About this RNA
A computed fold for a 362-nucleotide RNA from a Pseudomonadota bacterium, annotated as Bacterial RNase P class A. Its Rfam family is "Bacterial RNase P class A". Rfam classes the family as a ribozyme. The organism belongs to Pseudomonadota, within Bacteria. The gene name in the source record is rnpB.

RNA sequence: GGAGUCGGCCUGGCAAUCGCGGCGCACAUGCGUCGAGGAAAGUCCGGGCUCCUUCGGCCAGGACGCCAGGUAACGCCUGGGGGGCGCGAGCCCACGGAAAGUGCCACAGAAAACAUACCGCCUAAGCGUCAAUCGACGCCGGCAAGGGUGAAAAGGUGCGGUAAGAGCGCACCGCGCCGGUGGUAACACUCGGCGGCAGGGUAAACCCCGUCCGGAGCAAGGCCAAAUAGGGGAGCGCGCGCCUAACGGCGCACCGUUGAGCCGAACGGGCUCCCGGGUAGGCUGCUUGAGAGCGUCGGUGACGGCGACUCCAGAUGAAUGAUUGCCCGCGACAGAACCCGGCUUAUCGGCCGGCUCCCUCA
Numbered sequence: 001g002g003a004g005u006c007g008g009c010c011u012g013g014c015a016a017u018c019g020c021g022g023c024g025c026a027c028a029u030g031c032g033u034c035g036a037g038g039a040a041a042g043u044c045c046g047g048g049c050u051c052c053u054u055c056g057g058c059c060a061g062g063a064c065g066c067c068a069g070g071u072a073a074c075g076c077c078u079g080g081g082g083g084g085c086g087c088g089a090g091c092c093c094a095c096g097g098a099a100a101g102u103g104c105c106a107c108a109g110a111a112a113a114c115a116u117a118c119c120g121c122c123u124a125a126g127c128g129u130c131a132a133u134c135g136a137c138g139c140c141g142g143c144a145a146g147g148g149u150g151a152a153a154a155g156g157u158g159c160g161g162u163a164a165g166a167g168c169g170c171a172c173c174g175c176g177c178c179g180g181u182g183g184u185a186a187c188a189c190u191c192g193g194c195g196g197c198a199g200g201g202u203a204a205a206c207c208c209c210g211u212c213c214g215g216a217g218c219a220a221g222g223c224c225a226a227a228u229a230g231g232g233g234a235g236c237g238c239g240c241g242c243c244u245a246a247c248g249g250c251g252c253a254c255c256g257u258u259g260a261g262c263c264g265a266a267c268g269g270g271c272u273c274c275c276g277g278g279u280a281g282g283c284u285g286c287u288u289g290a291g292a293g294c295g296u297c298g299g300u301g302a303c304g305g306c307g308a309c310u311c312c313a314g315a316u317g318a319a320u321g322a323u324u325g326c327c328c329g330c331g332a333c334a335g336a337a338c339c340c341g342g343c344u345u346a347u348c349g350g351c352c353g354g355c356u357c358c359c360u361c362a
Base pairs, nucleotide, nucleotide: 001358002357003356004355005354006353007352008351009350010349012327013326014325015324016323017322018321020035021034022033023032024031025030037333041344042343044342045341046340047339048338049217050216051215052214061213062212063211064210065209066080067079068078069077070076081095082093083092084091085090096208097207101206102205103202104201105200118147119146120143121142122141126139127138128137129136130135155173156172157171158170159169160168174197175195176194177193178192179191180189181188182187221284222283223282224281231275232274233273234272235271236270239252240251241250242249243248254269255268256267257266258265291310294307295306296305297304298303328331
C1' cells in the first nucleotide's frame, strides 16, 4: 500500500423569530424548564403490572433440546465442547433418540431393506450323459471379490486362505462396549482391555425421552357520574258514566302542548320526592425505573457489587413544527401511546479500535 474479518459509536451542526404539548410560578398579558429512536417498526419470544380461578394436580396443545454460566425471565446473551466452511482473522449449525414402534424414499436399478443377485465368477462335493483316465456338457448348487444403477447397496487397505469367494483368519485404520487419565461438565486422549462388528437415510415425518408454559390483556383494572327511558320505595282524596267474563275500549270532566287571550279542534296524560345499577362524559392507571450516564472493585466474558450524581416525552383528535442566515461530507430508514429485557427487519453517509492474509521498503 492492497484485500479481508470482527466489535463499538454518530445519524447534519449553530443562531434568531414565530408556533405546539407537559410541568412550575404568575394567573390579565406572560416567564422559566423539558419535549422521540437506534430501530419508537414487526408484535416474534420473555417478564413486570392488572383482572378472572378456594387451592392443588392431570389430560390436551405448544415451545425448546451439546455443556457450564449470566439474568426477574427467555426460544436471549457469554464462555467452552463437537461437526462443517475458509490459507487465515473468522463464519455457520434445530447439536437428544433411527441397536422402541409406524410411515416415506422420485428416477435409475436385480434389489431401497425380517436385504438382493442383472451381468459376472466357481465347478471342490452330489447326480446324469459322453468318455478307459484326464476332461467336456447339463442338473443340483456355491459366491458377493469384479462390472453396472443410484444421493445412498452389509466399513477400508494389505497378507493369508479358497473351487471361487467372504472378518473366513490375521495386522493396521475405522466402529461399539468396559476401564484408566485430564476436565465442574459437554468432551478429549500418541492410554489399556474386550467384541469380527451392531447394519441405509429421514425425527423443522408421526412418535419416544427430558425441561418449561393456567387464561385474558392498559379497550387490563379502579374512582366520580349527567339527560332520557327502565327498576325499587315513600307520599299526594290519581274524577264520573257506559260496554266487556277479563284485558281493554268509548264518552263527559280535569290537566298539559299548539294559542297574546277566549271558544272550538287535534294530540298527550296520574303527579312529586328519594334510592340503586348501567350509558354519555370526566379522573386515574401514566411514567422514578430489573432507570441512565460516571467512577471504582470482582469476573476471560455475558454480568454483578459499592460509591457519588441525576430526572431524561407522557399526549387522548392525540404536541415535538415552520421561516431565515451561516457552515459541512448536502443528510437514509423512520415517529412514542402501560412499562421493561431480547430477537428480527429497514437504514444516506461517516468515525474509532482489535485482528488476519498478500506485496513492497528499511